[in-house]
RNA sequence: CCGCCCAUAGCUCAGCUGGUAGAGCAGGCGCCUCUUAAGCGCAAGGUCCUAGGUUCGAACCCUAGUAGGCGGA
Numbered sequence: 001c002c003g004c005c006c007a008u009a010g011c012u013c014a015g016c017u018g019g020u021a022g023a024g025c026a027g028g029c030g031c032c033u034c035u036u037a038a039g040c041g042c043a044a045g046g047u048c049c050u051a052g053g054u055u056c057g058a059a060c061c062c063u064a065g066u067a068g069g070c071g072g073a
Base pairs, nucleotide, nucleotide: 001072002071003070004069005068007066010025011024012023013022019056028042029041030040031039049065050064051063052062053061
């Protein structure tokens, strides 16, 4: 320098042909228990890496960048 992959909750990850974002774990609260643990339940938690574009509508499509990884020269 060139090509490819990835970026979504604190962590690990889903998210269908574009229709307005979820699970598990962790943390919080409660139930149970003499207490803890385990088990059960509830609630909370998001600038979907950044900036533009397309569209009635973008995590998803297009462009440019940033960070990480892999390969080639």